[in-house]
């Protein structure tokens, strides 16, 4: 440096759910929790998914519906980038 994660050691992260809080929502943050994870570290670059405040349109006159990301998701799949331990 590359590949791999069978065994080992020290550790790390934290799904659902609950509470608080921010947000229109999706979702975020903190605490509890622990399903799982060898990049479940970071990055919205490509695809994908979620939401639809605002905007546009339709019905219609009071609200409803449709479309839309400039809002999100890195624990959906790739790409980029950094990295612990061990083995070869």
């Nucleotide at each position: 440096u590359u590949u791999u994660g069978a065994a080992a050691a020290g550790g790390g992260c934290a799904a659902a759910u609950c509470u608080a809080u921010c947000g229109a929502a999706a979702g975020g943050u903190a605490g509890a929790g622990g399903c799982g994870c060898a990049a479940a570290g970071c990055u919205a670059c490509g695809g994908g998914u979620c939401u639809a405040a605002g905007g546009u349109g339709a019905u219609a006159c009071c609200a409803u519906c449709a479309c839309u990301a400039u809002g999100a998701c890195a624990g959906c799949c790739g790409g980029g980038u950094u990295g612990c331990c061990a083995a070869a």